A computed fold for a 75-nucleotide RNA, annotated as transfer RNA.
The coordinates come from a structure-prediction model, not an experiment, and the mean pLDDT is 82.
The same sequence occurs in records of 3 taxa.
It matches the Rfam family "tRNA". About the family: Transfer RNA (tRNA) molecules are approximately 80 nucleotides in length.
RNA sequence: GCCCUCGUGGCUCAGUGGUAGAGCGGCUCAUUCGUAACGAGCAGAUCGUCGGUUCAAUCCCGACCGAGGGCUCCA
Numbered sequence: 001g002c003c004c005u006c007g008u009g010g011c012u013c014a015g016u017g018g019u020a021g022a023g024c025g026g027c028u029c030a031u032u033c034g035u036a037a038c039g040a041g042c043a044g045a046u047c048g049u050c051g052g053u054u055c056a057a058u059c060c061c062g063a064c065c066g067a068g069g070g071c072u073c074c075a
Base pairs, nucleotide, nucleotide: 001071002070003069004068005067006066007065010024011023012022013021018055026042027041028040029039048064049063050062051061052060
């Protein structure tokens, strides 16, 4: 320098055009003599950034930024 994959709640990941879910974690309640576990509920993400397409974009296109991997490294 080129190519590929990925970027979504605090963490690990779904979702792939119609205004985002799960598990763990957090908080509250219930239960218990009490704690843990189990049970019920709640909060938390302008989906890496900026543009474009579209009636509508996490999703499609482009450019950047970041992470991982591969190739080249001849003169």